[in-house]
RNA sequence: AGCGGAGUGGCGCAGUGGCAGCGCGCUGGGCUCAUAACCCAGAGGUCCCCCGUUCGACUCGGGGCUCCGCUA
Numbered sequence: 001a002g003c004g005g006a007g008u009g010g011c012g013c014a015g016u017g018g019c020a021g022c023g024c025g026c027u028g029g030g031c032u033c034a035u036a037a038c039c040c041a042g043a044g045g046u047c048c049c050c051c052g053u054u055c056g057a058c059u060c061g062g063g064g065c066u067c068c069g070c071u072a
């Protein structure tokens, strides 16, 4: 320098145009003599940034940033 992949709650990931979800973790409650397990509820996200397309963008297009890989 070229090409490809990735960026979404604290962590790991799903979601590929129409309300942003799952597991773990965290908080509160239930159960228990008690703890763990189990059950119920809740908090926590400007979806990396900017611009565009669209009635509508996490999703599509352009540019940028960061990380990983391949090639030179």
Base pairs, nucleotide, nucleotide: 001071002070003069004068005067006066007065010024011023012022013021018055026042027041028040029039030038048064049063050062051061052060
Transfer RNA, 72 nucleotides, folded computationally. RNAcentral holds the sequence, with entries from ENA. Its Rfam family is "tRNA". The coordinates come from a structure-prediction model, not an experiment, and the mean pLDDT is 83.